[in-house]
Order: sequence, then C1' cells, then structure tokens
RNA sequence: CGCAGAGUAGACUUUAGAGCGUUAAGUGCCCGGUGAACAGGGAGUUGUCACCUGGACGAAGGUUUUUCCGCGGUUCUAUUGUCGCAUCCCGCUGCU
Repeated sequence: CGCAGAGUAGACUUUAGAGCGUUAAGUGCCCGGUGAACAGGGAGUUGUCACCUGGACGAAGGUUUUUCCGCGGUUCUAUUGUCGCAUCCCGCUGCU
C1' cells in the first nucleotide's frame, strides 16, 4: 500500500408484569417549527427519533355492579430474537 473483519446508539419483534383509555386519549398518516442522537476519535444528510402548532381519518363493548371477560396498529419495565454507525476520513484486529 492492498484485502478482509470487529464493535454502538437505536429500530422492529417474542413473552411476562404493571398501567392508561374504552365519557376516545393514545397509535398510525400529512404540513410546518424546534431540538437530540448516530460504533474509539472527527465530520455528518434528503435518513432516524423526541417535542410543539395545525390538518385529514378513526374504534368494542359486554357483565353477575364493581368485579370479571374483552377491545386499542395503547404506555412503561424486564425479556427473546432479528437488523444495525446513510455516508466520508482516521483509529483498532487479522492476512499480505
């Protein structure tokens, strides 16, 4: 010099527990704004995530009467598995 490789945050997912809603919030979709994170270091998007304003759509209740059974592309925690820095430079490991 060349070739190959490792590693994170995170995303999705399985199961369990505890909640919230069922008087419809939440989830999902769209416009705009603000902010954050992205492997050991640096840079970093048209990608990702969070929050805020607005918009469109939209639901499964039942019951022995306050308890049980449900329902929601529902929240959090733990857990299973899968994927995994957009990309660039340096570094690390192996081979030459």

Notes: This is a predicted structure of a 96-nucleotide RNA (THF (Tetrahydrofolate) riboswitch aptamer). It matches the Rfam family "THF (Tetrahydrofolate) riboswitch aptamer". Its family is annotated with tetrahydrofolate metabolic process in the Gene Ontology.